[in-house]
This is a predicted structure of a 154-nucleotide RNA (FMN riboswitch aptamer (RFN element)) from uncultured Acetatifactor sp.
The sequence is in RNAcentral, with records from MGnify.
Of the family's consensus pairs, 100% are formed in the model.
The coordinates come from a structure-prediction model, not an experiment, and the mean pLDDT is 77.
It matches the Rfam family "FMN riboswitch aptamer (RFN element)". Gene Ontology term of the family: FMN binding.
RNA sequence: UUUUCGGGGUUGGGUGAAAUUCCCUACUGGCGGUAUAGUCCGCGACCCGUAGAGGUGUACCAGGCGAAACAGGUCUAUAGUGUCUGGCCGGGUACACAAUACGGCUGACCCGGUGGAAGUCCGGGACCAACAGUAAAGUCUGGAUGGAAGAAAA
Numbered sequence: 001u002u003u004u005c006g007g008g009g010u011u012g013g014g015u016g017a018a019a020u021u022c023c024c025u026a027c028u029g030g031c032g033g034u035a036u037a038g039u040c041c042g043c044g045a046c047c048c049g050u051a052g053a054g055g056u057g058u059a060c061c062a063g064g065c066g067a068a069a070c071a072g073g074u075c076u077a078u079a080g081u082g083u084c085u086g087g088c089c090g091g092g093u094a095c096a097c098a099a100u101a102c103g104g105c106u107g108a109c110c111c112g113g114u115g116g117a118a119g120u121c122c123g124g125g126a127c128c129a130a131c132a133g134u135a136a137a138g139u140c141u142g143g144a145u146g147g148a149a150g151a152a153a154a
Stems, first nucleotide, its partner, number of pairs: 001154005012024003026139002028129002030043004038127002047104005055097007063089003070086003073081001109125005131142003
């Protein structure tokens, strides 16, 4: 540098007009580090804000053009010509979108055991899970057949 990969989960019941959202029970767990991690440290995504030379698009403004390119028209000396047409070119302003950078936001664990070493293994008992929609959502629908921390191969 290129290519590929890169998020899982509502089982069985109850109430109700209506709930995969409430109640009981169940199921799931991105990436890197480290004694093997949803809970430790860090990162990513989502969401919010700021930035600006630069990218794309739209609108407006004035400018230029036989010239950097083409066609037509007028004139005519077969040279010229944009207060001619089509069209084309660069510039400025505003808005929108995407990327990039920075910042903000961003949930949750204890006890015991083994061991040189484990909030990571074993045992036990807990807890957490963005935003929008909707009978109140970690699991449904949606942004997302997206993106990314990263990983593999050449």